[in-house]
Context: one part of a larger RNA
Molecule: small-subunit ribosomal RNA, 3' major domain
Organism: Candidatus Altimarinota bacterium
RNA sequence: AGACGGGGAUCCACACAAGCAGUGGAGCAUCUGGUUUAAUUCGAUAAUACGCGGGGAACCUUACCGGGGCUUGACAUCCUGAGAACUUUCUAGAAAUAGUUAGGUGCCCUUCGGGGAGCUCAGUGACAGGUGCUGCAUGGUUGUCGUCAGCUCGUGCUUUGAAGUGUUCGGUUAAGUCCGUUAACGAGCGCAACCCUCAUCGUAUGUUAUUCAUUUCAUGCGAGACUGCCAGGUUUAACCUGGAGGAAGGUGAGGAUGACGUCAAAUCAGCAUGGCCCUUAUGUCCCGGGCUACACAGGUGCUACAAUGGGAGGGACAAAGCGCAGCCAAACCGCAAGGUGGAGCGAAUCGCAUCAAACCCUCUCUCAGUUCGGAUUGGGGUCUGCAACUCGACCCUAUGAAGUUGGAAUUGCUAGUAAUCGCGCAUCAGCAAUGGCGCGGUGAAUAUGUUCCUGGAUCUUGUACU
Numbered sequence: 001a002g003a004c005g006g007g008g009a010u011c012c013a014c015a016c017a018a019g020c021a022g023u024g025g026a027g028c029a030u031c032u033g034g035u036u037u038a039a040u041u042c043g044a045u046a047a048u049a050c051g052c053g054g055g056g057a058a059c060c061u062u063a064c065c066g067g068g069g070c071u072u073g074a075c076a077u078c079c080u081g082a083g084a085a086c087u088u089u090c091u092a093g094a095a096a097u098a099g100u101u102a103g104g105u106g107c108c109c110u111u112c113g114g115g116g117a118g119c120u121c122a123g124u125g126a127c128a129g130g131u132g133c134u135g136c137a138u139g140g141u142u143g144u145c146g147u148c149a150g151c152u153c154g155u156g157c158u159u160u161g162a163a164g165u166g167u168u169c170g171g172u173u174a175a176g177u178c179c180g181u182u183a184a185c186g187a188g189c190g191c192a193a194c195c196c197u198c199a200u201c202g203u204a205u206g207u208u209a210u211u212c213a214u215u216u217c218a219u220g221c222g223a224g225a226c227u228g229c230c231a232g233g234u235u236u237a238a239c240c241u242g243g244a245g246g247a248a249g250g251u252g253a254g255g256a257u258g259a260c261g262u263c264a265a266a267u268c269a270g271c272a273u274g275g276c277c278c279u280u281a282u283g284u285c286c287c288g289g290g291c292u293a294c295a296c297a298g299g300u301g302c303u304a305c306a307a308u309g310g311g312a313g314g315g316a317c318a319a320a321g322c323g324c325a326g327c328c329a330a331a332c333c334g335c336a337a338g339g340u341g342g343a344g345c346g347a348a349u350c351g352c353a354u355c356a357a358a359c360c361c362u363c364u365c366u367c368a369g370u371u372c373g374g375a376u377u378g379g380g381g382u383c384u385g386c387a388a389c390u391c392g393a394c395c396c397u398a399u400g401a402a403g404u405u406g407g408a409a410u411u412g413c414u415a416g417u418a419a420u421c422g423c424g425c426a427u428c429a430g431c432a433a434u435g436g437c438g439c440g441g442u443g444a445a446u447a448u449g450u451u452c453c454u455g456g457a458u459c460u461u462g463u464a465c466u
Base pairs, nucleotide, nucleotide: 001466002465003463004462005461007460008459009458010457011456012455013454015450016449019413020412021411022410023409026303027302028301029300030299031298032297033296034294035293042053043052064289065288066287067286068285069284070283073127077126078125079123080122081121082120083119086103087102090099091098092097107116108115109114129278130277132276133275134274138272139271140267141266142265143263145261150189151188152187153186154185155184156165157164158163169180170179171178195255196254197253198252200223201222202221203220204219205218206217226249229243230242231241232240233239305406309365310364311363312362313361314360315359321352322351323350326345327344331340332339333338372403377398378397379396380395381394382393383392419442420441421440422439423438424437425436
C1' cells in the first nucleotide's frame, strides 16, 4: 500500500421491510446432469452454465455412428495434353459413381498454319484440406463486479525508503456532483451534457391519409425546462423544502453509451492466428441411422386446478410490423384444417387483417373431479416437402389421465410498473415457438423505515495474511 474481520462510523440498492403475482406439488414443452447406445457430435457449469451457442436437427444442416466409394482430391494457384461450353438416350446401383447414345460448334486476334480468354476431361507434382489438440501461446469479441463512482497523472511539498499528499475534513448530490476548508496547484479517463425515441405547442408541405378544409394524421424545421421566478431553511455558499405558472419541475420518462482493472472467466466450433498432429486419412463424396434414446434428478417455461369462471349468441375499441420463388381479396366448395378461384399490390393506395383479445349485453351451467381441466390413446383427414416409419404441424370425431392452490425453501416487480389480454417480426419449404425480440389494450397494491439478510461505496481500526 492492499486484502480480510461473526471491528466501528456514514451512505446506497426491490437488499430487507410493506405489498402484489408467482416458482417449489400436477400434466406437458424445452435445456442440462446421469444412464443407455454403433452413435446418442461438440462447447457453456456458483453468482457470470442449464428456452444458452440467435442452436427453427425429417434429408440438407451435421461436426457423430454404420455401410458403400475417391486419393492432386469437394475447394485454390501453377504446368502439360485433349476437347468449345452445353444439351440429350439407355444400363447397373440405395446413392455417390461407372458405362453408353445422339446433337453441337460459339467469343477475340489471325500471316488461315495457328494463338488467346472462358469452361470441361485426363496426367504430373508443388500443394490443397482438417468443426483434429492447445482459449494456460494469441488477436478480436463477450460476460461479471457495475451505469457502481471510482481509477490515475504532471509539477510542488512530506518521508531514509516503499510511499503519502492531491482524492482527507465540514456540508451537499444520483454522482470524486458542487460549495467551503486545506501543502497543495492543475490535468486526464470515468459522472453529467452532447446523440436517439416519447410527451406540449408553433410553423411549412398535403401524395396514397382523414375529411370536405386541414382538426386528426404523416413528414420536416423550430420553440419549450434553466432551480429561470416567489417564500422559508442553510455558512450571505453549494444545496434542500414548499409554492406559482406550465403539456411537462428539479436527471420529465425510456434507450444507446460500461473508467483503471478483477476472475490464466468464456470462445482455436463465427472469424483470424503461433505451435503440435493427420495426409489412400483425423481429408472428401454418398445412402441410412443418430443429435428426438429414458429407471431417474435439476433449471427455465406453458396450461390448469375453476363461478372475479366454463359454454352459446350478439356488439365495440389498438399499436407496431411484414409482403413478388411474396402477401393473397371478392365469390364458391368443405363441419373444419383447407381447396377452387383469380382481382389488387414492390404497397400511408392492395393484402396478411371486417385485423385483435381481454371488455360490454343476453341466455345457460350451480360447486361436482363437474358443461372445470386438458394429458394420453383409437379412427378419419388437410398441408408443406423428392420423402413425414424412426421424426412435422394442423383439422374432425371418439377417449377423457394427473390436478381441488402446492413442504422446507425461493423469484420478480415502486407506475402506465406488476398482473392480465391479445397482435406482429426474425429464423423459416414446413414446424415441434409454450422460446426470443418488439407492439399496443385493461390496469393495481404497498413503501414517508434502515434493526436485521444480501451486494456495494467512503473514512477509520485490528491483523501472526500478500